[in-house]
RNA sequence: AGGGUUUGAUCCUGGCUCAGGAUGAGCGCUAGCGGCAGGCUUAACACAUUCAAGUCGAGGGGUAAGAGGAGAGCUUGCUCUCGCUCACGACCGGCGCACGGGUGAGUAACGCGUAUGCAACCUACCCAUAACUGGGGGAUAGCUUCCGGAAACGGAGGAAAUUAAUACCCCAUAGUAUUAUAAUACCGCAUGGUAUAAUAGAUAAAGUUCCGACGGUUAUGGAUGGGCAUGCGUGCCAUUAGUUUGUUGGUGAGGUAACGGCUCACCAAGGCUAUGAUGGCUAGGGGGUCUUAAAGGAUGGUCCCCCACACUGGUACUGAGACACGGACCAGACUCCUACGGGAGGCAGCAGUGAGGAAUAUUGGUCAAUGGGCGCAAGCCUGAACCAGCCAUGCCGCGUCCAGGAAGACGGCCCUAUGGGUUGUAAACUGCUUUUAUUUAUGAAGAAACCCCUUUACGUGUAGAGGGCUGACGGUACUAAACGAAUAAGCACCGGCUAACUCCGUGCCAGCAGCCGCGGUAAUACGGAGGGUGCAAGCGUUAUCCGGAUUUAUUAGGUUUAAAGGGUCCGCAGGCGGGCUAAUAAGUCAGUGGUGAAAUCCUACAGCUUAACUGUAGAACUGCCAUUGAUACUGUUAGUCUUGAAUUCGGUCGAGGUAGGCGGAAUGUGUAGUGUAGCGGUGAAAUGAUUAGAUAUGACACAGAACACCGAUAGCGAAGGCAGCUCACUAGGCCUGAAUUGACGCUCAGGGACGAAAGCGUGGGGAGCGAACAGGAUUAGAUACCCUGGUAGUCCACGCCGUAAACUAUCAAUACUCGUUUUCGGCGAUAUACAGUCGGAGACUAAGCGAAAGUGAUAAGUAUUGCACCUGGGGAGUACGAUCGCAAGGUUGAAACUCAAAGGAAUUGACGGGGGCCCGCACAAGCGGUGGAGCAUGUGGUUUAAUUCGAUGAUACGCGAGGAACCUUACCAGGGCUUAAAUGUAGAGGGAAUUACGUGGAAACAUGUAAGUCUUCGGACCGUCUACAAGGUGCUGCAUGGCUGUCGUCAGCUCGUGCCGUGAGGUGUUGGGUUAAGUCCCGCAACGAGCGCAACCCCUAUCUUUAGUUGCCAGCGAGUAAUGUCGGGGACUCUAAAGAAACUGCCUACGCAAGUAGAGAGGAAGGCGGGGACGACGUCAAGUCAUCACGGCCCUUACGUCCUGGGUCACACACGUGCUACAAUGGUAGAUACAGAGGGCAGCUACCCCGCGAGGGGAUGCGAAUCUCGAAAGUCUAUCUCAGUUCGGAUUGGAGUCUGCAACUCGACUCCAUGAAGCUGGAAUCGCUAUUAAUCGCGCAGCAGCCAUGGCGCGGUGAAUACGUUCCUGGGCCUUGUACACACCGCCCGUCAAGCCAUGGAAGUCGGUAACACCCAAAGUUAGUGGCCCAACCGCAAGGGGGGAGCUACCUAAGGUGGGAUCGGUGAUUGGGACGAAGUCGUAACAAGGUAGCCGUA
Repeated sequence: AGGGUUUGAUCCUGGCUCAGGAUGAGCGCUAGCGGCAGGCUUAACACAUUCAAGUCGAGGGGUAAGAGGAGAGCUUGCUCUCGCUCACGACCGGCGCACGGGUGAGUAACGCGUAUGCAACCUACCCAUAACUGGGGGAUAGCUUCCGGAAACGGAGGAAAUUAAUACCCCAUAGUAUUAUAAUACCGCAUGGUAUAAUAGAUAAAGUUCCGACGGUUAUGGAUGGGCAUGCGUGCCAUUAGUUUGUUGGUGAGGUAACGGCUCACCAAGGCUAUGAUGGCUAGGGGGUCUUAAAGGAUGGUCCCCCACACUGGUACUGAGACACGGACCAGACUCCUACGGGAGGCAGCAGUGAGGAAUAUUGGUCAAUGGGCGCAAGCCUGAACCAGCCAUGCCGCGUCCAGGAAGACGGCCCUAUGGGUUGUAAACUGCUUUUAUUUAUGAAGAAACCCCUUUACGUGUAGAGGGCUGACGGUACUAAACGAAUAAGCACCGGCUAACUCCGUGCCAGCAGCCGCGGUAAUACGGAGGGUGCAAGCGUUAUCCGGAUUUAUUAGGUUUAAAGGGUCCGCAGGCGGGCUAAUAAGUCAGUGGUGAAAUCCUACAGCUUAACUGUAGAACUGCCAUUGAUACUGUUAGUCUUGAAUUCGGUCGAGGUAGGCGGAAUGUGUAGUGUAGCGGUGAAAUGAUUAGAUAUGACACAGAACACCGAUAGCGAAGGCAGCUCACUAGGCCUGAAUUGACGCUCAGGGACGAAAGCGUGGGGAGCGAACAGGAUUAGAUACCCUGGUAGUCCACGCCGUAAACUAUCAAUACUCGUUUUCGGCGAUAUACAGUCGGAGACUAAGCGAAAGUGAUAAGUAUUGCACCUGGGGAGUACGAUCGCAAGGUUGAAACUCAAAGGAAUUGACGGGGGCCCGCACAAGCGGUGGAGCAUGUGGUUUAAUUCGAUGAUACGCGAGGAACCUUACCAGGGCUUAAAUGUAGAGGGAAUUACGUGGAAACAUGUAAGUCUUCGGACCGUCUACAAGGUGCUGCAUGGCUGUCGUCAGCUCGUGCCGUGAGGUGUUGGGUUAAGUCCCGCAACGAGCGCAACCCCUAUCUUUAGUUGCCAGCGAGUAAUGUCGGGGACUCUAAAGAAACUGCCUACGCAAGUAGAGAGGAAGGCGGGGACGACGUCAAGUCAUCACGGCCCUUACGUCCUGGGUCACACACGUGCUACAAUGGUAGAUACAGAGGGCAGCUACCCCGCGAGGGGAUGCGAAUCUCGAAAGUCUAUCUCAGUUCGGAUUGGAGUCUGCAACUCGACUCCAUGAAGCUGGAAUCGCUAUUAAUCGCGCAGCAGCCAUGGCGCGGUGAAUACGUUCCUGGGCCUUGUACACACCGCCCGUCAAGCCAUGGAAGUCGGUAACACCCAAAGUUAGUGGCCCAACCGCAAGGGGGGAGCUACCUAAGGUGGGAUCGGUGAUUGGGACGAAGUCGUAACAAGGUAGCCGUA
């Protein structure tokens, strides 16, 4: 510090997600030790049991228990007595119990934090100072007697004997305290405070005593702790906007420690609130903690400070202090006891229990230390505290060994496997060490006080010194010795992010997954293994927080198109605001002071062996307050200025607005004419209208709506919007020059006004158009598009609505910043010219900006001010609530749930029922076919035991197959074999090989007999056995190689360097011409190059040269019936080798050129001369595992192999490819001419004979330019005469030939006979542009033969047509749109049906919360009080004063009743929404998406 993920790729926007750190954690696997810390986050749920607050006899009466002592009795070890002593139960009294400890329910508050104030206050114990401590009295607990009660507990008496006190009361004394009166001085922030003196009034005390002291009272001050008030800070929701009646203030009184509506009476009507009152929800606050670069964000457990609470609610008492955790009273809920009458209780103290929960410990030890309470003290108490126990919960530290050791062992795993790699120096083995564990031994620090003893200094006491006593932890830490590698390693991960790879299993299953995503037979992603990587006594995972996230942006974001500018203007509050001068000092800046608790963090040092941890010191705590100063800027105040703004005078501009009047064209209707059969409408039609006279045409009349031309790229207006002419009223802009005011300005939440169309209300109006509706068409359907009609509406007036893609998708204002050009309105100047200037409206462009497209003085540039808005997509502008509206609906505006994207701009392709250019037998123009018939052949289907398999749009279907009777053969039935058929190697042993004959059998095979006995002695050959190598036409062409088809012989496909672009990419390769061609030329930020094109290769067309045998024969010679037959010849043809030739080279025209044109010349050939081979980058997961090869999988007495027979040839049918025909351009018969290219010895065969013929029998030549196989159409003649024929030949019968072991299934051919369909073929469709189509025959391959009409070649004869590129099809280039990229066979929308999920409404129903009104009202304070009761004082007494119980009144918790509010659960049913491999119906959108799309409205 970033990474992954939207795309074919790119840039951007934007979300999701990961790597880091952290935790009071949980869970899984694992676990050696120690130190330090931490440990119910949930039910403030309920609690059994023990303990957690007592102490003082030096306050008191006393003596229940214990001990000592004394005494008595005697059974001499027991009993009794005595408060005498130590002590001490219960009781009175004092102090404490308000601390310490727990919890976080409540609380959004002066609760907390921070800073102040109290001139408005209190403070027990403690300290200092001053003074005092005199006298007297009456009771009551206890105790005792009695009574009630189950208990808890309560009641009465003590009369004649009783009770104490530091308990209580009275009197005395007293002032610096208090009250009243009034004074002086000083001071202050208002009320006021302080000091001093005077007069009058009321008010104190307690004793104990060892005489040291400890106490007591009053007053002042201090210290400590509190109380109150105030400024500032301290959550969320506006779908909470108004709230408040003791409320706000005043006067007076009461109350309090104290101020105060704190309370009460009266008076006034205020107080709070958009700077968020009130209400709702949530929450203890802070120091701090986690994270972060910081700013921030999150959090508040342990420790410290504050607050609140103590079963729930209320109340007061006592006290210095409480409205009191282990006190009281009352009410309520709950639990327990009970004799049913009544009682008891409060773990959110420490342990512990149950429950809840994913989850959190021992019913431990000690007061040794620290601290607290009481006490003079000893001491007692202390679940505070200190320790120990449990838990890897966290942090820190240590260990599980170290060195050597290669036969690189065994085993495991992997591989290209006689071998290698890896585990791996790892192990074994050798040597060393001993932390830790175990055993034994020694053994702390924490302790110094109090107190006791001794002693020193002044006077018995205080202060100092010395000694002594005291350890829960703990026989712990630590140390030493012994022993021996001995006691000690796991967890997660290994596709990318992210370090780490292989095998096996599985086969979209099982499963994984943080995101992207893996898994459908070769998974580095699932499970296992081997290996590796990371961390390590832990490792993973889950949850939560911060970070990354500049993804709420103060630091530090945006708003044309990605989410986002309000429809527009006015304008209060608010925010911001021109020049100069002066004052002030609020903001601002600086210095100083105070505070900012400690702990924490940071730095340094120190202590535990180190570290964690702890200590000491420093720094810091960025804050707040006070004070002093500075005055540039902002603010405030005062004054002034004119440039911002505004006003007046003058000129000018315009569809600016409102209301009235007028006009013509068009349309429709009406009237009466003219006139006759059609009109209208469409892609084509029909509905419709028309002989009752339409349409058309001229005339007249009426109606409503809109205003052609001008007209524009123009003008005006804030926007919506505004258009015939004219008048009235009215608003505004601009310009010129003067004058006036003097900052009067800008923006604007809330608010107000305006606001297209549609729509609503009332009343008019209604020509045309025209939702709904009706009909006609179209269509599979057509609730649409098209047509004919047509209501609301559109128009007017008044009133609503308040929305639009209300768009420049661009808020308003101000200032600044290169240029060019057009236009509108002014000014300037004599001016239809024009360098100027002001204000508008446009286009292009520099810089800049921007993701890019683009924008660019009318900014999206550079800056400032104000407002509005955005924060992933969907759900959703929906629900609920509120508000507006007559309604429709508008405004405001969520969540659950769901996805990993949604989106912007641009790029390359592909596509378009987009465009342009061009080409091709693509169409057109022609010729001949197919589709109809019969047959052949292939395929589908069906059938079958099997009909083997593959090929399946173009690019399968006379295809693999260039030859299925057996074989082939892979299929089926049956019968055999199992190292098995063939081959090789090695070994053993045997036999020649081989032949013949039997038996069973369909054969294979099984079985038997006989004959045969090679040799150069090496061996050959044959079969048997053994071993090793098998075999598979079984699967996967979607694991592959190779080969092939197709686009396509289409002209394309790319690269290097440079340049452009952030980039994908572009340029080049586009453009203008040209070509068959990316062929060439010109131009150009491109310049070159490669694979393709062309050429080079082969055949063919002309010529030359060379060479002439088997070819040829002109001339010469010979010969024949005839023939190059022979001698010869190389002239010619030909053969086969080498060359020549063609290049737009020449001419004319056009053109810059390339090139094009010409019946051009020349030439055998002319513009690529014709044909072939040759197939760029790539596409179709195209085809082939059955040619072959090959990975993986599968079978092994079978999916191998042998044999016989069958099948691949089936046959209702459908399709493809062909053959033959349908005839006269023909058939038949006769005669007759001319090829090329091939083949041939298990062959082709001349010639002769036989047969009608297929063929047969002889025989010859030839391994072939020598011999041989051989033309047909054509030509000539004859005949047939338009018929199912002398066409056509299928089918069938008979007879044969040939091949072959064998023609039944299932061969070909021949002859005789038979003589089917068919008379030119529907929709549709195929081939061909010249030596081509058409037509005619010939040959070859493989093969015994052949189902060939097929395939591949060869030659003979030999046309027609092309105007042209509109259309169909395919292709190329450029351009355009795109929501496609598996690329239109694409993408994608909505209803319906079934499933699942969350949610809204809903008759209701259940529960919570906070209030309100009324009723009732406990305990309790306060007040009142007739009668009743009472020790202290007064009084001789009666009585008084005072007090108490009781009663009454106000208030009030709880309870009850009531109606609303609000929140939540549930609810028959209902609404939409989301999601999900293969449901239904259509096809709305994306291309002109086939009716351009979209927005608002009905």
Predicted 3D model of a 1498-nucleotide RNA (small-subunit ribosomal RNA) from an uncultured prokaryote.